Model confidence (mean pLDDT): 80 of 100. The RNA shown here (transfer RNA) has 73 nucleotides and comes from Pelagomonas calceolata. The sequence is in RNAcentral, with records from Rfam.
[in-house]
RNA sequence: AACUCCGUGGCGCAAUGGACAGCGUAUCAGACUUCGAAUCUGGGGGUUGCGGGUUCGAGUCCCGUCGGAGUUG
Numbered sequence: 001a002a003c004u005c006c007g008u009g010g011c012g013c014a015a016u017g018g019a020c021a022g023c024g025u026a027u028c029a030g031a032c033u034u035c036g037a038a039u040c041u042g043g044g045g046g047u048u049g050c051g052g053g054u055u056c057g058a059g060u061c062c063c064g065u066c067g068g069a070g071u072u073g
Stems, first nucleotide, its partner, number of pairs: 001072007010025004018056001027043005049065005
């Protein structure tokens, strides 16, 4: 330098172009307990890396760009 893949709550991951972007874990509150742990219930937490475009509608498709991994030279 070219090409391929990845980027989504604190962390790990889902999501055929279509309902409020879900799940696990963590965290907080409550129940339970003598107190904790475990268990159960509930809550908060996301500009889907960033900027544009296509579309009635984009995490998903297109272009650019940033970061990471890999292959080739």